[in-house]
Molecule: Glycine riboswitch aptamer
Organism: Anaerolineales bacterium UBA1136
RNA sequence: ACCAGUUGUCGAGGAGAGACUUUCACAAUAGAGAAAGCCAGUGAGGCACCGAAGGGGCAAAUCCACGAAAAUGGAUGAAACUCUCAGGUAAAAGGACUCGACAGCUGUA
Numbered sequence: 001a002c003c004a005g006u007u008g009u010c011g012a013g014g015a016g017a018g019a020c021u022u023u024c025a026c027a028a029u030a031g032a033g034a035a036a037g038c039c040a041g042u043g044a045g046g047c048a049c050c051g052a053a054g055g056g057g058c059a060a061a062u063c064c065a066c067g068a069a070a071a072u073g074g075a076u077g078a079a080a081c082u083c084u085c086a087g088g089u090a091a092a093a094g095g096a097c098u099c100g101a102c103a104g105c106u107g108u109a
Stems, first nucleotide, its partner, number of pairs: 003107011018047001020046003024043003031038001048089003054085001055083003061076005
């Protein structure tokens, strides 16, 4: 160097679930779409949902304590599982993860 791992940047792909509701406040006549048609925004409430930003939880196993042993107690301990705090439920944005390119670092020769 190739290769492998890891971090970052760029590009492509990327699911789910209410365009719910309100004698509220602010703002506004916009927005997405080929068109028809549908429909506005932000905040504060209400009910119902989703899980793939992030976050929490746990198995086996290992270790420690006590003990003859078992039992018991404690620690470490994964996820796409689970919880639903956060986030999300038209489009846009976001999005775990996958692939490609480039760069840094580490390992090896």